[in-house]
């Protein structure tokens, strides 16, 4: 610097259920393991999700992001170990 997760030390935690917050998406905690070699961290760029508020109206539908998604994808830092260089 490249690549693997056989080994070896670990480590995270998906659905779901309770509690909270929230207009929702979703977050947080606890419980719980579907999986993950960065499922550590970081919303710039993309894609999704939601629509208090705005717009628009047949008072319906639909649009819209400042919000959310790192476990959608990229890009950034930073890391255990193992094999080549």
């Nucleotide at each position: 610097u490249u690549u693997g997760a056989a080994a070896a030390a670990g480590g995270c935690a998906a659905a779901u259920c309770u509690a909270u917050u929230g207009a929702a998406a979703a977050a947080u905690a606890g419980a719980g393991a579907c999986g993950c070699a960065a499922a550590g961290u970081c919303a710039c760029a993309g894609g999704c999700c939601u629509a208090c508020g705005g717009u628009g109206u047949u008072u319906g539908a639909a649009c819209u992001a400042u919000g959310g998604u790192g476990g959608c994808u990229g890009g950034a830092c930073u890391g255990c170990u193992g094999a080549a260089g």
A computed fold for an 85-nucleotide RNA from Oceanobacillus limi, annotated as c-di-GMP-I-GGC riboswitch aptamer. Its Rfam family is "c-di-GMP-I-GGC riboswitch aptamer". Its family is annotated with cyclic-di-GMP binding in the Gene Ontology.